[in-house]
RNA sequence: UAUAAAGUUUUCUAGGGUUCCGCGAUAGCUUAAGCUUCGGUCUGGUCCAAGAGAAAACGCACAGCUCACCCUGUGUUCACGGAGGGACAAAAGCCCGGGAGAU
Numbered sequence: 001u002a003u004a005a006a007g008u009u010u011u012c013u014a015g016g017g018u019u020c021c022g023c024g025a026u027a028g029c030u031u032a033a034g035c036u037u038c039g040g041u042c043u044g045g046u047c048c049a050a051g052a053g054a055a056a057a058c059g060c061a062c063a064g065c066u067c068a069c070c071c072u073g074u075g076u077u078c079a080c081g082g083a084g085g086g087a088c089a090a091a092a093g094c095c096c097g098g099g100a101g102a103u
Base pairs, nucleotide, nucleotide: 007058008057009056010055011054012053015048016047020045021044022042023039024038025037027036028035029034059076060075061074062073063072064071078098080101084096085095086094
């Protein structure tokens, strides 16, 4: 350098914070509704979200049928892990990272 995919995507969850919504509070304006400010040490909704979490689809490998395509079946294993840094509004089991290390 080439080949060989511990393959890709979607939906969700553990988890995460606070841009927006909601909720709460303070002072002012205000007939009222509402506006401004503050609060995530506010349960929540929107939002982010797992290599080592879940489900599904596709893909891949092997086998069968077949001139071939298609179709059918089986398989798709294993995986302990800092600190530090980064992004988005911000944080995180996100990314650096199946990293550094450990066995």
Guanidine-I riboswitch aptamer from Paenibacillus chondroitinus NBRC 15376, 103 nucleotides, folded computationally. The prediction has a mean pLDDT of 81.